[in-house]
A computed fold for a 1451-nucleotide RNA from an uncultured Bacteroidota bacterium, annotated as small-subunit ribosomal RNA. Rfam family: Bacterial small subunit ribosomal RNA.

RNA sequence: GAUGAACGCUAGCUACAGGCUUAACACAUGCAAGUCGAGGGGUAGCAGGAAAGAAGCUUGCUUCUUUUGCUGACGACCGGCGCACGGGUGAGUAACACGUAUCCAACCUACCAUUUACUUGGGGAUAGCCUUUCGAAAGAAAGAUUAAUACCCGAUGGUAUAUGUUCUUCGCAUGUUGAACAUAUUAAAGAAUUUCGGUAAUUGAUGGGGAUGCGUUCCAUUAGCUAGAUGGUAGAGUAACGGUUUACCAUGGCGACGAUGUUUAGGGGUUCUGAGAGGAAGGUCCCCCACACUGGAACUGAGACACGGUCCAGACUCCUACGGGAGGCAGCAGUGAGGAAUAUUGGUCAAUGGUCGGAAGACUGAACCAGCCAUGCCGCGUGCAGGAAGACGAUUCUAUGGAUUGUAAACUGCUUUUGUACGGGAGCAAUAAUGUGUAUGUAUACACAGAUGAGAGUACCGUACGAAUAAGCACCGGCUAACUCCGUGCCAGCAGCCGCGGUAAUACGGAGGGUGCAAGCGUUAUCCGGAAUUAUUGGGUUUAAAGGGUGCGUAGGCUGUAUUAUAAGUCAGCGGUAAAAUUUCUCGGCUUAACCGGGAGCGUGCCGUUGAUACUGUAAUGCUGGAAUACGGAUGCUGUGGGAGGAAUGUGUAGUGUAGCGGUGAAAUGCAUAGAUAUUACACAGAACACCGAUUGCGAAGGCAUCUCACAAAGCCGUUAUUGACGCUGAUGCACGAAAGCGUGGGGAUCAAACAGGAUUAGAUACCCUGGUAGUCCACGCAGUAAACGAUGAUAACUAGUUGUUGGCGAUAUACCGUCAGUGACCAAGCGAAAGCGAUAAGUUAUCCACCUGGGGAGUACGUUCGCAAGAAUGAAACUCAAAGGAAUUGACGGGGGCCCGCACAAGCGGAGGAACAUGUGGUUUAAUUCGAUGAUACGCGAGGAACCUUACCCGGGCUCGAACGGCUAAUGAAUGUUGUAGAGAUACAACAGUCAGCAAUGACAUUAGUCGAGGUGCUGCAUGGUUGUCGUCAGCUCGUGCCGUGAGGUGUCGGCUUAAGUGCCAUAACGAGCGCAACCCUUGUCGUUAGUUGCCAUCAGGUCAAGCUGGGGACUCUGACGAGACUGCCACCGUAAGGUGUGAGGAAGGGGGGGAUGACGUCAAAUCAGCACGGCCCUUACGUCCGGGGCGACACACGUGUUACAAUGGGGGGUACAGAGGGCCGCUACCAGGCAACUGGAUGCCAAUCUCGAAAACCCUUCUCAGUUCGGAUCGAAGUCUGCAACUCGACUUCGUGAAGUUGGAUUCGCUAGUAAUCGCGCAUCAGCCAUGGCGCGGUGAAUACGUUCCCGGGCCUUGUACACACCGCCCGUCAAGCCAUGGAAGCUGGGGGUGCCUGAAGUCCGAGACCGCGAGGAUCGGCCUAAGGCAAAACUAGUAACUGGGGCU
Repeated sequence: GAUGAACGCUAGCUACAGGCUUAACACAUGCAAGUCGAGGGGUAGCAGGAAAGAAGCUUGCUUCUUUUGCUGACGACCGGCGCACGGGUGAGUAACACGUAUCCAACCUACCAUUUACUUGGGGAUAGCCUUUCGAAAGAAAGAUUAAUACCCGAUGGUAUAUGUUCUUCGCAUGUUGAACAUAUUAAAGAAUUUCGGUAAUUGAUGGGGAUGCGUUCCAUUAGCUAGAUGGUAGAGUAACGGUUUACCAUGGCGACGAUGUUUAGGGGUUCUGAGAGGAAGGUCCCCCACACUGGAACUGAGACACGGUCCAGACUCCUACGGGAGGCAGCAGUGAGGAAUAUUGGUCAAUGGUCGGAAGACUGAACCAGCCAUGCCGCGUGCAGGAAGACGAUUCUAUGGAUUGUAAACUGCUUUUGUACGGGAGCAAUAAUGUGUAUGUAUACACAGAUGAGAGUACCGUACGAAUAAGCACCGGCUAACUCCGUGCCAGCAGCCGCGGUAAUACGGAGGGUGCAAGCGUUAUCCGGAAUUAUUGGGUUUAAAGGGUGCGUAGGCUGUAUUAUAAGUCAGCGGUAAAAUUUCUCGGCUUAACCGGGAGCGUGCCGUUGAUACUGUAAUGCUGGAAUACGGAUGCUGUGGGAGGAAUGUGUAGUGUAGCGGUGAAAUGCAUAGAUAUUACACAGAACACCGAUUGCGAAGGCAUCUCACAAAGCCGUUAUUGACGCUGAUGCACGAAAGCGUGGGGAUCAAACAGGAUUAGAUACCCUGGUAGUCCACGCAGUAAACGAUGAUAACUAGUUGUUGGCGAUAUACCGUCAGUGACCAAGCGAAAGCGAUAAGUUAUCCACCUGGGGAGUACGUUCGCAAGAAUGAAACUCAAAGGAAUUGACGGGGGCCCGCACAAGCGGAGGAACAUGUGGUUUAAUUCGAUGAUACGCGAGGAACCUUACCCGGGCUCGAACGGCUAAUGAAUGUUGUAGAGAUACAACAGUCAGCAAUGACAUUAGUCGAGGUGCUGCAUGGUUGUCGUCAGCUCGUGCCGUGAGGUGUCGGCUUAAGUGCCAUAACGAGCGCAACCCUUGUCGUUAGUUGCCAUCAGGUCAAGCUGGGGACUCUGACGAGACUGCCACCGUAAGGUGUGAGGAAGGGGGGGAUGACGUCAAAUCAGCACGGCCCUUACGUCCGGGGCGACACACGUGUUACAAUGGGGGGUACAGAGGGCCGCUACCAGGCAACUGGAUGCCAAUCUCGAAAACCCUUCUCAGUUCGGAUCGAAGUCUGCAACUCGACUUCGUGAAGUUGGAUUCGCUAGUAAUCGCGCAUCAGCCAUGGCGCGGUGAAUACGUUCCCGGGCCUUGUACACACCGCCCGUCAAGCCAUGGAAGCUGGGGGUGCCUGAAGUCCGAGACCGCGAGGAUCGGCCUAAGGCAAAACUAGUAACUGGGGCU
């Protein structure tokens, strides 16, 4: 885009068209084929006339009865014509059925036209009617009688038919035309006024019959078919040819150019689509065919083997009195059924057409009309113009307001198609009979007059009225035009493909808005297109699907060069045909259009004819370039069959010799004292041929390797002698064809499937080891497959180069060069998706063959062929998925490789894991044990301090403008302070004091009431900001321009050396740059300068029991501020350089001096909504808020982090010494006093380099003597101290008493490389106090070890593989379990169509008989052939189903 469509929602009207695609299923009812009295006998009914009778009376009328074919007409009957047309359907048919073209010298044709001749004499019947009989009916029978244009006989007849003879024309052939003669045979009908008929012939027209060329579905998993089959002769039959049929004879005919068989199907004109070529379809209309309930058959007829005829058989339905009968809608309506689905039991013969008739006319479900249906196509309408307060409403937002709906509405003006009402009102109608006139050929033509309309009072026209009667459907994530809000929360749902939905959905549902089309709009189904995705036009085959394993070769296809002939192909002109309709163009008619009509064009085809001759073909004659042959030469792991050889291995025999051998990662099985292994000699066996050996050589491929002989073959080179296109390819076919395998017979050394044992392992039907049988070898057969690979078919030609190598040849030559034939590497152009190929093409061309068409199912099933078998070859479908695949890129990963680093390992030191306690977590418990953090990167974490508070949790009691704050309104009161009562308290009530500023209005403050803003540690860290952890202080992460690549991307950033470092240097299609590294910053280590108070005190002076205590001083220490210093700078060696090395020098410090701060691009949807902020959601007398109490502190248990220990390097007692960094007024407190002590009571100094808090290990002396202890201190008891409103749950400290576990800790695991580990104490924050053994700092004492980078962990760079990209915690295979689906096999069961054989055999044609009937024609009857249907039988094919069973797909 299209449709004979259907379904959903919706619907105002014309015109035109269309309307059972399914059950060729069954049909009630009505109609669809009759007509002619001018063929006939006649008269049932109707009408009229005549006659007779009767009644009534109006006395010549009306009515009734009877008779009469007399008339009009006419039921039934005889006869003629029609019924073979028109109308329906598409079952069958793969066929001369259809289409197209040609032929019939092989034919027929009623009615019609033309021409000729004739139309004569007789005859007997029969229906009807009448009488009778049988039957329920349908119907039948008998008798009597009658007519014809019914039937029969005779006459006549020719241009008829048949036969024969003679002459003659034509044809491709059989054959045939014409003429003459002879013989034989065949006709007729009448009716009537003109006229219409009848018979015999001729020609034509129309319609049919037959033959042939070409075209016309799928399957080869259908390869052979055929006995009337193919042909001949003769007869029969037909309108006619013909095996059409019969007899005889012959054995042919068809088929890979697809016979036969199965399946499907009416064919064409045309229709849809497409640029075309094509593909699909065949409804309506036209042509042809076939069919008429199913099957068979003939009759009649001009024509049928007959839709509304006959006979028979069958199935079905109906009637029946059970004896018998009737029927055929695939005609028009209509009914049932089937189905997603398809209409009225309408009107009329007015027109067109048909049949009959002389005509009038009759009949006509053909036809013309109307009805139903948006089924399609076309047209029209549902109004037009103005109108901004941009109204109301609705939706939405950043919400005092804006935006959209939207000039839309309201409102004003206008119009009237359509509608309603009324009025008018067509065309379609031409003429027939008949009449008149004209013309002549007296029967026709023409002119005039002349009845007739179903549709329909319709189309159309006019008038009036009034915006009045009239808009929906689908869609809005991308493709694809059109976006927001709400609801929902992987639910409900959507979906053509991709996909959407898990709490902010432009994708679901609703709404607003928008987009598209519009009386329709969507959906579904089907066809073509896009699809170059079957490729003729117009594709491919190295790796994506796809080159046959290889050769020979048949058919076929293609084929060098020159000339001549021919004209089949080819090309051109002309002629015939290609129906109409349709399509295209143009003109015209309906108001337009659809629709209809006229004209042109198209129909690319077929046939005929006349030419042309380049190319192809055919025929002929040549040529040498392709091909082959000859002669000569060399070459090779080429083949087949003999013969020979040495090494190795195994075995045997004999010797020497002794305890192991063998084997592995390590072992064991195994062998061995019955003497192995090892070694020596001899012998035997079988198999394979080291070195040479290679990128070599040969062969068609498979493949071929010791030496030698024979035979055979091949390619190559040289000569250019011979033939003269002899060529290339190659379906079917034939041959060859690795390894494994099979058969028979040999052989059997090694190796070695199966098998056995030993190991390994969770297991190990494996990898490893010890054995070991088929096999491996030979001969003869079979098999016929491989990643049979260059994953690259064969042949021929052409298209830059460079460099190896093999075999020839040329030249004196082993150099060098040239040339031919091979075999390798790198590359130009070109090609390719890229990788790559590149004269040995995957480049450019030509010819031929083979093969491919998404993945899976599946190289499977079934069938067939081959095979001994294994199996091979051929080779599907259902179903299922939206991918499968190729090449390359970036990452990530690897029990891949290379280089390097890190307390990563190793070397050490000290711990954890065992005990008790502290603390955190899990779990459990609970009214609550608030919440968060959960591998590394949670667990002494948020918390730098939970008795109340904190507090978020629980129980209970209260409040609701609320615990706090701001604005406004109103009222009251100064504000404020004190006290009392009730209560657990919050709170409530009461009393007292107080009485602001201003003249006032009012203001400040407070309370109450109301209102606008509250409040939430409620949810979402997966909506977020900010902050943080980790990889990781690892050395990386990027950009601009350029260059390379179709692109993703690459290069730079790689390589070499170096570094802690992408730190540098060198190299370089890259050149530069940025964030990181480093440096700049702080601190510490040395020195200098400067400044000295509260610090210091060397010198001077004073002074104390003592003391920088005082005067003073700036030297020193120290405290600050500012500088210096370190840079591989110097030396030596190594290195191109960068840089490295040195027990080097100097220096306080040496190669980054130590420490800190500093954290690239990013990763983990990492952590945090409970620190804060914030979107959305949720609560609002509660999820807010106040108060009391409780809980966060529970306790069978498990884990993490710590503390204290287990002791003598120690515990206890006594003595004595030395820090740093900090803190201090609700504070630190000297000192004095009390107390055993915690502490208390006094007292003074200090807002601090001034006062104060203050060391412990260490050292000295002494004691303990290895024990559950003078270790260890948990737990418990008692008594106290302090803080605080308050220490019960639940604080710390002190004293006395008690004195648990624990004797150095399994597997495993952590920290640390120097002022570090270890060990010792001190301070601070938080804080009333403290559960601090935690955290953050400070100093004192102060080690050991590092060979080294194989391994574990983590990381960086380069490279490699990848089927991973959520990135190895990836991906993914198979069995099993479960559900569903389609399918193969299957004992069987049930159908179906076709064929074969036998039996039976209706009707009927034909043949024969026909004694009976008939004047005759003919008939009754009998027999035979063939045959439909039926029965029986055995097979094949095909379909369905099936216990059970096989695999496959999806989840």